[in-house]
RNA sequence: GGGGCUAUAGCUCAAUGGUAGAGUAUUUGCAUGGCAUGCAAAAGGCUAGGGGUUCGAGCCCCCUUAGCUCCA
Repeated sequence: GGGGCUAUAGCUCAAUGGUAGAGUAUUUGCAUGGCAUGCAAAAGGCUAGGGGUUCGAGCCCCCUUAGCUCCA
């Protein structure tokens, strides 16, 4: 220098172009002798950054950034 992959909640990961979810963690409530355990609920997201296509983009296209990997 060229090719490929990855980037979404604190963490690990989902999500056919049509309301962004789950597990875990955190907080609250209930059960229990109970700081463990079980159940219920709440809160937590500018989907790496910018632009484009579209009535509508996490998803499609382009550029950039970071990481991993292959070739030279």
Molecule: transfer RNA
Organism: Endomicrobium sp.